RNA sequence: AACUUAUCCAGAGAUGGUGGAGGGACUGGCCCGAUGAAGCCCAGCAACCGGCAGUGAUGUACGGUGCUAAUUCCUGCAGGGAUAUCCCUGAGAGAUAAGAC
Numbered sequence: 001a002a003c004u005u006a007u008c009c010a011g012a013g014a015u016g017g018u019g020g021a022g023g024g025a026c027u028g029g030c031c032c033g034a035u036g037a038a039g040c041c042c043a044g045c046a047a048c049c050g051g052c053a054g055u056g057a058u059g060u061a062c063g064g065u066g067c068u069a070a071u072u073c074c075u076g077c078a079g080g081g082a083u084a085u086c087c088c089u090g091a092g093a094g095a096u097a098a099g100a101c
Base pairs, nucleotide, nucleotide: 003099004098005097006096007095008094013042016041017040018039022032023031024030026076028074029073043068044067045066048064049063050062051060052059053058072093077090078089079088080087081086
């Protein structure tokens, strides 16, 4: 890298430190950013796996990840409802976890 399963309208730094210009996967949009981006540290959220407690539902947050603007920011394919525009459903793509090779 590719495969399987589950989840993705909730939550967490409008006010920490460092750092200096970029970031939101990709396309097209639309946004965020020197009133400081990414990254790193710290803090926090969640509870997928393990641990621990419990007959169990479940709890805890100890270990392994993950996450902390906007629904996965919207969208890209198909179908439907309405129709300057908008809404709904499914797929695809992507992300994360666990597993399998």